[in-house]
A computed fold for a 93-nucleotide RNA from a Pseudomonadota bacterium, annotated as Glycine riboswitch aptamer. Its Rfam family is "Glycine riboswitch aptamer". Its family is annotated with glycine biosynthetic process in the Gene Ontology. Lineage of the source: Bacteria > Pseudomonadati > Pseudomonadota. Model confidence (mean pLDDT): 78 of 100.
Parts: sequence; structure tokens; C1' cells
RNA sequence: CUGACCCGUGCGGGAGAGGCUGGGGGAUUCGCCCCAGCGCCGAAGGAGCAACCGCCCCGGAAUCUCUCAGGCACAAGGGACCGUAUGGGUUGA
Repeated sequence: CUGACCCGUGCGGGAGAGGCUGGGGGAUUCGCCCCAGCGCCGAAGGAGCAACCGCCCCGGAAUCUCUCAGGCACAAGGGACCGUAUGGGUUGA
């Protein structure tokens, strides 16, 4: 100087699913909040199986599966992942 891998941060993008029912409160033109019930969603997290991989005893493993958690009008927030900029660590030439 340049590349690879890992973690973090800033910015941009970022889906799905009930304006359901009952009770209580608020408001007083509807929208809101809490509790319960039923129905649904998967892309925080978590769990399970597995192609595959490895140092092959065993371990690592998904956007698949489950839905404990979370979420389901708009908005806000969160959001796997993608792009971009940057900080730190490891490593190669």
C1' cells in the first nucleotide's frame, strides 16, 4: 500500500399479519389506553432438523421448520438482510 475474515458505529433502503370480539377507563364526530379471548405473521432474540463443512470423538451450520418471546389500522419504534462510509481486531502478500 492492497486484499480477506470478524465485531461495532453513522447514513440510505427494508417485508408480513385483526381498524376482530368482550369488559373497564378516557374522549365526546370516529380514532386512544389497559385486561382477557380467539384468529394470524416471521426478518430482533430463542429453539429444532438438515444440505454442507471441519481439527471428523465430536463440533459448526440457514432466508427451512416451530412460534417461547416479539409483532398484526396510520404514524412512531423495532427489523434479518443489502449498499455505502468509518473505527477496532486477526491475517496474507